[in-house]
Context: one part of a larger RNA
Molecule: large-subunit ribosomal RNA, domain I
Organism: Buchnera aphidicola (Taiwanaphis decaspermi)
RNA sequence: CGUAUACGGUGAAUGCCUUGGUAGUCAAAGGCGAAGAAGGACGUGCUAAUCUGCGAAAAUUGUCGAUAAGCUGAUUUGAAGCGCAAUAGUCGGCAGUAUCCGAAUGGGGAAACCCGACACAAAUAAAAAAUGUGUCAUUGCUAUUCCAAUAAAUAAAAUAGCAAAGCAAACCGGGAGAACUGAAACAUCUAAGUACCUCGAGGAAAAGAAAUCAAAAUGAGAUUCCCUAAGUAGUGGCGAGCGAAAAGGGAAAAGCCCAGAAGCUAUAAACAAAUUGUUUGUUAGUAGAAGUAUUUUGGAAAAAAUAAACGAUACAGGGUGAUAGUCCCGUACACAAAAACAAAUAUUUUGGGGGCUCGAAAAGUAAAACGGGACACGUGAAAUCCUGUUUGAAGAUAGGGGGACCAUCCUCUAAGGCUAAAUACUCUUGACUGACCGAUAGUGAACUAGUACCGUAAGGGAAAGGCGAAAAGAACCCCGGUUAGGGGAGUGAAAUAGAACCUGAAACCGUAUACGU
Numbered sequence: 001c002g003u004a005u006a007c008g009g010u011g012a013a014u015g016c017c018u019u020g021g022u023a024g025u026c027a028a029a030g031g032c033g034a035a036g037a038a039g040g041a042c043g044u045g046c047u048a049a050u051c052u053g054c055g056a057a058a059a060u061u062g063u064c065g066a067u068a069a070g071c072u073g074a075u076u077u078g079a080a081g082c083g084c085a086a087u088a089g090u091c092g093g094c095a096g097u098a099u100c101c102g103a104a105u106g107g108g109g110a111a112a113c114c115c116g117a118c119a120c121a122a123a124u125a126a127a128a129a130a131u132g133u134g135u136c137a138u139u140g141c142u143a144u145u146c147c148a149a150u151a152a153a154u155a156a157a158a159u160a161g162c163a164a165a166g167c168a169a170a171c172c173g174g175g176a177g178a179a180c181u182g183a184a185a186c187a188u189c190u191a192a193g194u195a196c197c198u199c200g201a202g203g204a205a206a207a208g209a210a211a212u213c214a215a216a217a218u219g220a221g222a223u224u225c226c227c228u229a230a231g232u233a234g235u236g237g238c239g240a241g242c243g244a245a246a247a248g249g250g251a252a253a254a255g256c257c258c259a260g261a262a263g264c265u266a267u268a269a270a271c272a273a274a275u276u277g278u279u280u281g282u283u284a285g286u287a288g289a290a291g292u293a294u295u296u297u298g299g300a301a302a303a304a305a306u307a308a309a310c311g312a313u314a315c316a317g318g319g320u321g322a323u324a325g326u327c328c329c330g331u332a333c334a335c336a337a338a339a340a341c342a343a344a345u346a347u348u349u350u351g352g353g354g355g356c357u358c359g360a361a362a363a364g365u366a367a368a369a370c371g372g373g374a375c376a377c378g379u380g381a382a383a384u385c386c387u388g389u390u391u392g393a394a395g396a397u398a399g400g401g402g403g404a405c406c407a408u409c410c411u412c413u414a415a416g417g418c419u420a421a422a423u424a425c426u427c428u429u430g431a432c433u434g435a436c437c438g439a440u441a442g443u444g445a446a447c448u449a450g451u452a453c454c455g456u457a458a459g460g461g462a463a464a465g466g467c468g469a470a471a472a473g474a475a476c477c478c479c480g481g482u483u484a485g486g487g488g489a490g491u492g493a494a495a496u497a498g499a500a501c502c503u504g505a506a507a508c509c510g511u512a513u514a515c516g517u
Stems, first nucleotide, its partner, number of pairs: 001516009015502001016466002020437002022434007029426002031167002039101003042055003046078001049075003061095007070082003106115003116136006138164008171202001172200004182189001186237001212220002224251004234242002255418003260358001262357004271351004276346008285335002292307005309326002311315001317329003367391008377403001398413005453460002473501001476488004
């Protein structure tokens, strides 16, 4: 030095576990904000720090309910206290307080700071300063007042009331709008009206009661969504690709108003707001069945055995020293609200407006030309829809459409408006589910995680779980530097479970023995 065996060190895989994730289902909710939000800064405890809570009334205050024998949130002991029968505490409803910044709004500003004006208050003999409380931004609408050049008036100005602003995950509508890519290159085309930007709204939005479709018929009858028609008809450097509609079957269904100084008749319904009830639900809760004994193994019985049982509208789930229907929390069934909220429904009040007849029935519009865009449809034979420019009708004896265009025929009535449901989504709340993950997985994050750290900044962005049933977390002795670490002792079922703590593979490093060289 090598090989083998044994025993160790190091190391962290593996196994087992789950506080955390992930994908959904069914419900709820779908907003918060000048009554100052979202998000922060700084404070706040017997407290030095961090987290959580809260706001100078500061781990909280009042009140109304429920529960209650324990309590003063966590790391975290300790100290000092409170409470035990309804003034501890805990949970819920309603209220109070809520510093400073932030739309931030008295003015300014390098956010959490600086500087004011006016009124009032306390203290003081009085004043000033300082303190405290309140008000003071802008814009729009409404009302009132006032008023210039300038006579009337108006702009401007003032006062009061109401409203707006900002934030938020996706879904929705409008505006604006790429490129990579594909076409095996590339320019029309595609990607795609996608991404990104922007404006606006709602719990949904948008669309919507035919100037619609059809097809020759005794037709259908708003919109939206799904299936089908169908990868069809088409479109297309007829390349790559793009790609309908009618009919049919379902989901859901709902229809209306105005453009009238008319006449007659009447004071209805819908709808909106408020009011008073009723019912149901939500926001704390109540109650809730049934197993004992012996033995065995064991640290521990819920395991095994013996004896002889019981409940079940409850054998969902979790915990308890191993696997428990009958030990604990629960679960099924059944109940419960002082207060607040939601929905449905009814009463009352206010607003609102009905029916009939007659009339009326949307003009720089329809359409055309030129240029674009949308339609599955790339200008094409290209209808239909929108419109930048230029023109520009008719008036129900009229007009639009039926895919160039014309006639016949059929069908509808544009240039005003409203409309639930079926549909889309999930920042969020509750319950439940998984041939989803199980710590290099699953969220980036099971832990002080958007933390530490990096970057001037936009931004990037980790690692890190497990003693034991219970701390019983090792009194005392010894070596040592009043160390570290270790040896005894003790605890424990186990300490090769000792806090660098479950299991503890391999690489790698040793010790001992044997053999070889």